The RNA shown here (Bacterial RNase P class A) has 360 nucleotides and comes from a soil metagenome.
The RNAcentral record of the sequence draws on MGnify.
RNA sequence: UCAGGCGAUCGCUCGACGGAUCUUCCGGCGAGAGGAAAGUCCGGGCUCCACAGGGCAGGAUGCCGGGUAACGCCCGGUGAGGGUGACCUCGAGGAAAGUGCCACAGAAAAGCAGACCGCCCCGGCGUUCGCGCCGAGGUAAGGGUGAAAAGGUGGAGUAAGAGCCCACCGCGCGCUCGGUAACGAGCACGGCACGGUAAACCCCAUCCGGAGCAAGGCCACGUAGAGGAGCGUUCGAGGGCUGCCCGCCCGAGCUCCUGGGUAGGCCGCACGAGGCGAGCGGCGACGCGCGCCCCAGAGGAAUGACCGCCGGCCCGUGCGAGGCGACUCGCACGAGCAACAGAACCCGGCUUACGAACCC
Numbered sequence: 001u002c003a004g005g006c007g008a009u010c011g012c013u014c015g016a017c018g019g020a021u022c023u024u025c026c027g028g029c030g031a032g033a034g035g036a037a038a039g040u041c042c043g044g045g046c047u048c049c050a051c052a053g054g055g056c057a058g059g060a061u062g063c064c065g066g067g068u069a070a071c072g073c074c075c076g077g078u079g080a081g082g083g084u085g086a087c088c089u090c091g092a093g094g095a096a097a098g099u100g101c102c103a104c105a106g107a108a109a110a111g112c113a114g115a116c117c118g119c120c121c122c123g124g125c126g127u128u129c130g131c132g133c134c135g136a137g138g139u140a141a142g143g144g145u146g147a148a149a150a151g152g153u154g155g156a157g158u159a160a161g162a163g164c165c166c167a168c169c170g171c172g173c174g175c176u177c178g179g180u181a182a183c184g185a186g187c188a189c190g191g192c193a194c195g196g197u198a199a200a201c202c203c204c205a206u207c208c209g210g211a212g213c214a215a216g217g218c219c220a221c222g223u224a225g226a227g228g229a230g231c232g233u234u235c236g237a238g239g240g241c242u243g244c245c246c247g248c249c250c251g252a253g254c255u256c257c258u259g260g261g262u263a264g265g266c267c268g269c270a271c272g273a274g275g276c277g278a279g280c281g282g283c284g285a286c287g288c289g290c291g292c293c294c295c296a297g298a299g300g301a302a303u304g305a306c307c308g309c310c311g312g313c314c315c316g317u318g319c320g321a322g323g324c325g326a327c328u329c330g331c332a333c334g335a336g337c338a339a340c341a342g343a344a345c346c347c348g349g350c351u352u353a354c355g356a357a358c359c360c
Stems, first nucleotide, its partner, number of pairs: 001357001002355001004310004009305002012032004017027004034340001038351002041349005046212004053246004058208005063077005078092001079090004093203002098201002100197003116143002118139003122135005151169005170192001171190002174187005216267004226258006238250004274293004279288003312337002315334008
């Protein structure tokens, strides 16, 4: 990408037409599932309800730009990570506002930290003159623990060491240049201040009324305010104003159990952010105008069953061709295989399920 094709027979749903014994049946004609119709996870249309005010809460999203009716989707970039590479992946705001947490191990887990081993100086004692022990200090270079030990590498320096000093790298901060921006490049300065964690609380920014086609509307039909219990009537039950509070309003009924009634039809409902074709604009998502088309509407819920032919694939056997061979190709015959799943108000996404073959 496709979701095998064509034909015959018997059926199913709907539509307009014709007929009949007219709630229905018959006849021929026309139309009749999907890439996911699925999960119902996001976003919208549509419908009804709500919408005097104040405060608090709640949810979602999270680099930048664009697309769109809208989105948590898509496109194009940036950054980070991975790959030899084509390319792939990413829940990617803030940790110099605050709080919390950092298991085990380890001396020490965040205090401008931390001496377990080691290294070094000094003093004392001992000495087989190598050093050992004790005491007082220095040290974060080396070892060890850990996911993480308070910049890295090299040099200078030192008793030994250390951004203590220097070069490069990193980091921070400032300026300049490029870019719409995320960001990138360069230069100068700072000796390093700022460990990690926000799929922990939190902070910041943006967005968000509620319920859903059993929405909602119309027609028809029916009954009842039957019995019982509890709470309540200014000491206010209960209800409305989105979730809560304040506040405001209504307020004499409310809740539960038993019993009874109704549950039939029509609209919504198939012309739509619609499909197809070619053109133009754009890297692209997508947009614009033009032409053509009308394309399921059930309500226990239709689109199916079977047969034949032709295709596709697999297995076996035989024959032929190529090859040293493994094997490959072609033909014939036989036996098989072909999924996941099905509209139910509609649309845009995401996710999941899935078959043979083909392409990258």
It matches the Rfam family "Bacterial RNase P class A". Rfam's curators write: Ribonuclease P (RNase P) is a ubiquitous endoribonuclease, found in archaea, bacteria and eukarya as well as chloroplasts and mitochondria. It is annotated as a ribozyme.
The prediction has a mean pLDDT of 75.